[in-house]
Context: one part of a larger RNA
RNA sequence: GGAUAAACGCUGGCGGCGUGCCUAACACAUGCAAGUCGAGCGGUAAGGCCCUUCGGGGUACACGAGCGGCGGACGGGUGAGUAACGCGUGGGAGUCUACCCUAAACUGAGGGAUAAGCACCGGAAACGGUGUCUAAUACCGCAUAUGGUCUUCGGAUUAAAGCUUCGGCGGUUUAGGAAGAGCCCGCGUAAGAUUAGCUAGUUGGUAAGGUAAUGGCUUACCAAGGCGACAAUCUUUAGCUGGUUUGAGAGGAUGAUCAGCCACACUGGAACUGAGACACGGUCCAGACUCCUACGGGAGGCAGCAGUGAGGAAUUUUCCACAAUGGGGGCAACCCUGAUGGAGCAACGCCGCGUGCAGGAUGAAUGCCUUCGGGUUGUAAACUGCUUUUAUACGUGACGAAUAUGACGGUAGCGUAUGAAUAAGGAUCGGCUAACUCCGUGCCAGCAGCCGCGGUCAUACGGAGGAUCCAAGCGUUAUCC
Numbered sequence: 001g002g003a004u005a006a007a008c009g010c011u012g013g014c015g016g017c018g019u020g021c022c023u024a025a026c027a028c029a030u031g032c033a034a035g036u037c038g039a040g041c042g043g044u045a046a047g048g049c050c051c052u053u054c055g056g057g058g059u060a061c062a063c064g065a066g067c068g069g070c071g072g073a074c075g076g077g078u079g080a081g082u083a084a085c086g087c088g089u090g091g092g093a094g095u096c097u098a099c100c101c102u103a104a105a106c107u108g109a110g111g112g113a114u115a116a117g118c119a120c121c122g123g124a125a126a127c128g129g130u131g132u133c134u135a136a137u138a139c140c141g142c143a144u145a146u147g148g149u150c151u152u153c154g155g156a157u158u159a160a161a162g163c164u165u166c167g168g169c170g171g172u173u174u175a176g177g178a179a180g181a182g183c184c185c186g187c188g189u190a191a192g193a194u195u196a197g198c199u200a201g202u203u204g205g206u207a208a209g210g211u212a213a214u215g216g217c218u219u220a221c222c223a224a225g226g227c228g229a230c231a232a233u234c235u236u237u238a239g240c241u242g243g244u245u246u247g248a249g250a251g252g253a254u255g256a257u258c259a260g261c262c263a264c265a266c267u268g269g270a271a272c273u274g275a276g277a278c279a280c281g282g283u284c285c286a287g288a289c290u291c292c293u294a295c296g297g298g299a300g301g302c303a304g305c306a307g308u309g310a311g312g313a314a315u316u317u318u319c320c321a322c323a324a325u326g327g328g329g330g331c332a333a334c335c336c337u338g339a340u341g342g343a344g345c346a347a348c349g350c351c352g353c354g355u356g357c358a359g360g361a362u363g364a365a366u367g368c369c370u371u372c373g374g375g376u377u378g379u380a381a382a383c384u385g386c387u388u389u390u391a392u393a394c395g396u397g398a399c400g401a402a403u404a405u406g407a408c409g410g411u412a413g414c415g416u417a418u419g420a421a422u423a424a425g426g427a428u429c430g431g432c433u434a435a436c437u438c439c440g441u442g443c444c445a446g447c448a449g450c451c452g453c454g455g456u457c458a459u460a461c462g463g464a465g466g467a468u469c470c471a472a473g474c475g476u477u478a479u480c481c
Stems, first nucleotide, its partner, number of pairs: 001481004006477005013353006019346002021311001026309003030306003035070003040067002043063002047061001048059004077264003086189007095181003100177008108142001110140002117132006147158004162169002190236003197227003202224008239261004243254004266287005289300004317343001319342003325339001326337004356386004367376003391418006400408001425470005430451003436465005446453002
């Protein structure tokens, strides 16, 4: 000098675009953040209308709860763990894939239940039990087999689901694609030798099991191997990368925001379901903590968005909208979406604009200095003329949206009017280093990045005048080059 997710001090007019818990992966009140489908099903709790003997009944639109389907494995957060095939890069073969696309074939005939409902019962609650009734794109046989799988090549085995406003939407099997995922390998990937030996499923083989799949992944048997100064093992630290920052470069430092990958979801463990999880807002077990309780037993998990407490030098609103982009469901209408789009707060950063312009010497007054002549403040002010960025008021008023639909927003912009009107500070002035005098103080009070100033003549402390440098900022501190 440059840089920063910065903080602190003084100061502070506006706009655009960004950024905003780096600390306690500490604990969390409250609300919301994942639902949707009645064109799968039996139905009818609520709302509208009609009738009513006031018990109830009917009806269309729809729809609470329930069965069923798809989605809750995405999106969003965090960086605790991890020195590892985790990541980066380049390869590989022994795999899987719901939804989507392409091609081919099929979609026949049946069965038994069960939730909801109704009745009763237990419990403080959470929730549950018994009996009985019922449906399906829920469940289960049978038939068929283009194909698929197995095969001793004879054969064996293997599907499906309907709904419809008749337009369609689906279902099953097989092959291919697209995109995604799992696995393996070469190379690269922090520090310590005051860590030198480490290893028994350990290393390899055979067989079996297991998996979508290879493999000690697991088991039995056999062999005795495998790794290591080219740093094994151990310890410490750490998410990795594209990038960011500095530098002429080489290199150094770093890994906020944005993008890719990984890991985690109160702590530890486990599986279930499923195309996909060993699952942030699912389940089970154990633990710590918090809450409810009728003491028998239960409930919870903000490292989602806001917000609270705590910690800290320090980091925002319990906002608006699904209008756009995208996602889930649905034939659709539409519903959901704290993703996202926006607004709010903060000079936290970068960029832009303004705080007037021109004339004006009696060089006014004031302040300061003075050798008392004057010098300086200083064209600065006053005064005269001009302008209106900005501001204020009024009017008009978008793009973003396709034909309809705009949260932002009566916003941006545009027009008219008013009037210099609404808007300057901070640090420094001994040398490095641009900028000097007076007063006060008297090794005191204080300053200080280094050298060093201050003990009665201080350009170095404090004040004043003046000056210098930056400027809505200026300084200080911290960290990196």
Source information: Predicted 3D model of a 481-nucleotide part of an RNA (small-subunit ribosomal RNA, 5' domain) from an uncultured bacterium.